[in-house]
Parts: sequence; structure tokens; C1' cells
RNA sequence: GUCUGAAUAGCUCAACUGGCAGAGCGGUGUGUUGAUAACGCACAGGUUCCCCGUUCGAUCCGGGGUUCAGACA
Repeated sequence: GUCUGAAUAGCUCAACUGGCAGAGCGGUGUGUUGAUAACGCACAGGUUCCCCGUUCGAUCCGGGGUUCAGACA
């Protein structure tokens, strides 16, 4: 330099064909216990990497950019 893949909650990751953004772990509260742990229940937590476009509607489609990983040279 060329090509491919990835970027979504604090962490690890889903989201089928464009139609209300979710799970596990973690956090907070609470039930249980003599008290912890474990377990149950509830709650909080998101500019879906950035900009522009298409669309009634974009995590998803198109263009450009940034970062990371890989392949080739």
C1' cells in the first nucleotide's frame, strides 16, 4: 500500500428480512439468615465509534472518516 473482519450497557456478547435496543456477569436495593455466602425478586445503567445520505422509519442500507485485528504485498 491492497483486501477482509470488528466497534452496541462497567465487562463479555446478541439483535432473524429496516419496525418498542436485549442476555449473562458486574452494580444498587430488598427477601431469606443470628450474621455472611449462596439463592429469589426488583431497580438503575445506552449519543448502537464519528459525520453525511437513502427511507414514513436505520444497530441494520449507501458514501466518507477513526481505531483495533487478520491476510497479502